[in-house]
RNA sequence: AUGAAGAUAACGGAAGAGCCCCGGUAAGCCGGGCGCCGAAGGAGCAAGUCCGGUUUUUGCUCGAAACCGGUACCAAACUUUCAGGUAAAAGGGACCGUUAUCUGACG
Numbered sequence: 001a002u003g004a005a006g007a008u009a010a011c012g013g014a015a016g017a018g019c020c021c022c023g024g025u026a027a028g029c030c031g032g033g034c035g036c037c038g039a040a041g042g043a044g045c046a047a048g049u050c051c052g053g054u055u056u057u058u059g060c061u062c063g064a065a066a067c068c069g070g071u072a073c074c075a076a077a078c079u080u081u082c083a084g085g086u087a088a089a090a091g092g093g094a095c096c097g098u099u100a101u102c103u104g105a106c107g
Base pairs, nucleotide, nucleotide: 006102007101008100009099010098011097012096013095018034020033021032022031023030024029035086036085037084041082042080043079044078048073049072050070051069052068053067054066055065056064057063
């Protein structure tokens, strides 16, 4: 010096679902009830890997293959709806894009 992938920050884009009912309040809003949403977060699971056992392969071990078991590891935009959200506005928002910084796979 090339600068993949990753992390952080800023800016921009970003869906879904009751202007529901009751009570309190001047309003904002708060509390309760029922319904609903999935894209903060959380949780769950597949193939596979790993561990153990049995059988086969060659007389034995190792290895390999098949079968069984496991409280182990293991993904999501899937599932769940705990949390969160549920008119507009505001706010939040997975994810995407751009820029900057850090880092540095490959060459």